[in-house]
This is a predicted structure of a 73-nucleotide RNA (transfer RNA) from Clostridiales bacterium DTU072. The sequence was found in a public genome assembly. Lineage of the source: Bacteria > Bacillati > Bacillota > Clostridia > Eubacteriales.
RNA sequence: GGGGCAUUAGUACAGCUGGUAGUACGCUACAAUGGCAUUGUAGAGGUCAGGAGUUCGACUCUCCUAUGCUCCA
Numbered sequence: 001g002g003g004g005c006a007u008u009a010g011u012a013c014a015g016c017u018g019g020u021a022g023u024a025c026g027c028u029a030c031a032a033u034g035g036c037a038u039u040g041u042a043g044a045g046g047u048c049a050g051g052a053g054u055u056c057g058a059c060u061c062u063c064c065u066a067u068g069c070u071c072c073a
Stems, first nucleotide, its partner, number of pairs: 001072007010025004019056001027043006049065005
């Protein structure tokens, strides 16, 4: 220098060829227990890495940028 992959909640990840974004753990509250642990119920938490484009509509498609991993030279 060129190619490929990844980037989604605090952490690990899902998201079905475009239609209002979820799971587990963690966090908060309540209940059960004398208390801790544990279990159950409810809840909070997201500019979907950033920007632009296409579209009625983009996490999803296209382009550029950033970071990480990897391959070639």

It matches the Rfam family "tRNA".